Model confidence (mean pLDDT): 83 of 100. Transfer RNA from a Thermoproteota archaeon, 73 nucleotides, folded computationally. It matches the Rfam family "tRNA". Rfam classes the family as a transfer RNA.
């Protein structure tokens, strides 16, 4: 340099026929408990990697960038 695959809350990950962004883990509170853990209720927390464009309306379509991974060269 050039193909493909991917970047979503602290972690891992769905969502890609364009329409308020979910799920598990973890985290805060509360309930159980003599207490601690399981457990149950319930909160917070994400400008969807970045810049633009298209639409009414973008994580999701286009375009140029940038990381990581793999593979050619």
């Nucleotide at each position: 340099g050039g193909g493909c695959g991917g970047g979503u809350g602290g972690c891992g990950u769905a969502g890609c026929u364009g329409g308020u962004a979910g799920c598990g883990c973890g985290u805060c509170g509360c309930g159980c408990u003599u207490g601690c853990a399981a457990c149950g209720c319930g909160g917070a927390g994400g400008u969807c990697g970045c810049g633009g464009g298209u639409u009414c309306a973008a994580a999701u379509c286009c375009c140029g960038c940038c990381c990581c991974g793999u593979c050619c060269a």